RNA sequence: GCCGCUGUAGCUCAGCCUGGGAGAGCGCUCGGCUGAAGACCGAGGGGUUGUGUGUUCAAAUCACACCAGCGGCACCA
Repeated sequence: GCCGCUGUAGCUCAGCCUGGGAGAGCGCUCGGCUGAAGACCGAGGGGUUGUGUGUUCAAAUCACACCAGCGGCACCA
């Protein structure tokens, strides 16, 4: 330098192909239970969907550019 994959809650990830309500598990907070804690049960908070632009009535989802991480290829006198 070229190609591919990945980026969504504090963590691990689904949803993207086929545009329309942002979610799961764990963790966290509160309550129940307990002498207390764990486990268990119930409830709750938490998001500019990597950044920007475009397309569209409408974008996590489509297009383009960029940023970051991972992998492969090439170069390496």
Record summary
RNAcentral holds the sequence, with entries from ENA. This is a predicted structure of a 77-nucleotide RNA (transfer RNA) from a Candidatus Bathyarchaeota archaeon. It matches the Rfam family "tRNA". It is annotated as a transfer RNA. About the family: Transfer RNA (tRNA) molecules are approximately 80 nucleotides in length. Gene Ontology term of the family: triplet codon-amino acid adaptor activity. RNAcentral records the identical sequence in 3 taxa. Model confidence (mean pLDDT): 84 of 100.